[in-house]
A computed fold for a 77-nucleotide RNA from uncultured Rubrobacter sp., annotated as c-di-GMP-I-GGC riboswitch aptamer.
RNA sequence: ACGAGAAUGGCAAACCCGUCGUGAGGCGGGGACGCAAAGCUACGGGCCUUCGCACGAGAGGCAGCCGGGCCGCCGAA
Numbered sequence: 001a002c003g004a005g006a007a008u009g010g011c012a013a014a015c016c017c018g019u020c021g022u023g024a025g026g027c028g029g030g031g032a033c034g035c036a037a038a039g040c041u042a043c044g045g046g047c048c049u050u051c052g053c054a055c056g057a058g059a060g061g062c063a064g065c066c067g068g069g070c071c072g073c074c075g076a077a
Base pairs, nucleotide, nucleotide: 002075003074010035011034015030016029017028018027019026020025033064039070040069041068043067044066045065046062047061048060049059050058
């Protein structure tokens, strides 16, 4: 680098309950759709929220949308 009819395990969507937040959404518990990085990171793109509306700009969110960066279990082909 690569990823199996291998092994040890790991994570945990939707939904439900509680809680925080104007909200997107976060956290805890239950629960498993799936995942070889579904570990971390908001750097680039994208999507979402918010600021009365529009343009523009600001603030925020999503890592299980794509890409990048960092660390990492095992070991067949």
Overview
NCBI's taxonomy places the organism under Bacteria, Actinomycetota, Rubrobacterales, Rubrobacteraceae, Rubrobacter. The sequence is in RNAcentral, with records from MGnify.